[in-house]
RNA sequence: GCUGACGUAGCUCAGGGGAAGAGCAAUCGCUUCGUAAGCGAUAGGUCGGUGGUUCAAAUCCACCCGUCAGCU
Numbered sequence: 001g002c003u004g005a006c007g008u009a010g011c012u013c014a015g016g017g018g019a020a021g022a023g024c025a026a027u028c029g030c031u032u033c034g035u036a037a038g039c040g041a042u043a044g045g046u047c048g049g050u051g052g053u054u055c056a057a058a059u060c061c062a063c064c065c066g067u068c069a070g071c072u
Stems, first nucleotide, its partner, number of pairs: 001071007010024004018055001026042005048064005
């Protein structure tokens, strides 16, 4: 330099046009003599960035940024 994959909550990942969820972690309760475990609730997201398409974009398209892999 070229090609491909990926980027979503603190972490690991779903969701592939009608607008965002799970598990773990965190906080607060219940339970216990107490801790752990278990159960319930709460909070946490400009969906990497900028444009475009669309009535509507996390999702489709282009470019850029980052990570990884391959080729040279």
Molecule: transfer RNA
Organism: Candidatus Microgenomates bacterium